Bacterial RNase P class A from Promineifilales bacterium (SeqCode), 378 nucleotides, folded computationally. The RNAcentral record of the sequence draws on ENA. Of the family's consensus pairs, 94% are formed in the model. The organism belongs to Promineifilales (SeqCode), within Bacteria. Its Rfam family is "Bacterial RNase P class A". Rfam classes the family as a ribozyme. Rfam's curators write: Ribonuclease P (RNase P) is a ubiquitous endoribonuclease, found in archaea, bacteria and eukarya as well as chloroplasts and mitochondria. It is recorded under the gene name rnpB. Model confidence (mean pLDDT): 76 of 100.
[in-house]
RNA sequence: CGAGUCGGCCAGACGAUCGCAGCUGCGCAAGUGGCUGAGGAAAGUCCGGGCUCCGUAGAGCACAGUGCUGGCUAGCGGCCAGGCGGAGUGAUCCGGCGGAAUAGGGCAACAGAGAAGUGAAUUGCCGGCAUUGGCCGGCGAGGGUGAAACGGUGCGGCAAGAGCGCACCGGCGGUCGUGGUGACACGACCGGCCAGGCAACCCCCACUGGGAGCAAGGCCAAGCAGAAAGGAUUCCUGCUUGCAGGACGGGAGCUGCUCGCUCCCGCUAACUUUCGGGUAGGCCGCUCGAGAUGGCGGGCAACCGUCAUCCUAGAUAGAUGAUCGUCACCCCGGGAUCCACCGGGGCACAGAACCCGGCUUAUCGGCCGGCUCGGGCG
Numbered sequence: 001c002g003a004g005u006c007g008g009c010c011a012g013a014c015g016a017u018c019g020c021a022g023c024u025g026c027g028c029a030a031g032u033g034g035c036u037g038a039g040g041a042a043a044g045u046c047c048g049g050g051c052u053c054c055g056u057a058g059a060g061c062a063c064a065g066u067g068c069u070g071g072c073u074a075g076c077g078g079c080c081a082g083g084c085g086g087a088g089u090g091a092u093c094c095g096g097c098g099g100a101a102u103a104g105g106g107c108a109a110c111a112g113a114g115a116a117g118u119g120a121a122u123u124g125c126c127g128g129c130a131u132u133g134g135c136c137g138g139c140g141a142g143g144g145u146g147a148a149a150c151g152g153u154g155c156g157g158c159a160a161g162a163g164c165g166c167a168c169c170g171g172c173g174g175u176c177g178u179g180g181u182g183a184c185a186c187g188a189c190c191g192g193c194c195a196g197g198c199a200a201c202c203c204c205c206a207c208u209g210g211g212a213g214c215a216a217g218g219c220c221a222a223g224c225a226g227a228a229a230g231g232a233u234u235c236c237u238g239c240u241u242g243c244a245g246g247a248c249g250g251g252a253g254c255u256g257c258u259c260g261c262u263c264c265c266g267c268u269a270a271c272u273u274u275c276g277g278g279u280a281g282g283c284c285g286c287u288c289g290a291g292a293u294g295g296c297g298g299g300c301a302a303c304c305g306u307c308a309u310c311c312u313a314g315a316u317a318g319a320u321g322a323u324c325g326u327c328a329c330c331c332c333g334g335g336a337u338c339c340a341c342c343g344g345g346g347c348a349c350a351g352a353a354c355c356c357g358g359c360u361u362a363u364c365g366g367c368c369g370g371c372u373c374g375g376g377c378g
Base pairs, nucleotide, nucleotide: 001374002373003372004371005370006369007368008367009366010365012327013326014325015324016323017322018321020037021036022035023034024033025032026031039349043360044359046358047357048356049355050354051213052212053211054210063209064208065207066206067205068082069081070080071079072078083097084095085094086093087092098204099203104202105201106198107197122143123142124139125138126137127136128135129134151169152168153167154166155165156164170194171193172191173190174189175188176187177186178185179184217284218283219282220281226275227274228273229272230271234247235246236245237244238243239242248266249265250264251263252262253261254260291310292309293308294307295306296305297304298303329346330345331344332343333342334341
């Protein structure tokens, strides 16, 4: 210098004008001043918790989830460290990675002679008989199929062959030793054991899980309906005979009172009072919490301890916005070239709604650091 890999961070700044939400000062009020006002994912709602209600929520079964080891944590399907397997020259990345698939059941398309069995003769090889291409027996070595065909090389052996026998190599299993908390690793000896795969099929083992969710849930409570109590036991006229009008009386509203006006009712009254449940509506839950930042200490790390400082949105159809200017950043064009400068364009994803810890997904552009590989120069 180039290529790569891993981790962290930023997510424009300032000013002006207009506007919104919460709290708050002043004001009788209209208003006016001050402070505060989204994210790294606020998202998906995929896990785990807090909190709330139901519930005797204690046990078992069923069902579901998780699944190498150790640690962290309130907890997790999360994180850290490690083991094993795979990819890469490497940094590094990926893994649903429990069961030595001899507890049991089950499965294997197509191709192929044969797919797990008391194993299998298609082409072949060998022996015997027949002798025109045939028949019987032996063989798992060579060819062929397949994702997978029952170890490899060599020597012996044989009619031909074959772990049939032997040597070495590989795998598997058993016993033991060493190291490690452990997953596991390394080593020695033994066994021709070489007949495998799938548990992302049932199953087995271990661990975990009661259900619903802030529209949880609690408080206050108009109107309507319901229940109880109180509430003057009139009169006239008309007719279509149960209605209308008037007088009188009771009540409600307008008002501080009287008058007046309007309306309701006259007895199962209007109306008033009380009661329980509870709708609209309002209030609480609501934001101080496994909290944030910094220092120190412990730990490889995740994380933990301790001290100091700080308070940082709480709406309820849902505020956190818009415009303009200057600067910063990126891209394109001009400037022959780099630079100065000029013109144009761009500046992401998205957005709280009970709160927190994770995971996943989206994201213009840029910055910083660790490490690896290749090349050059000294």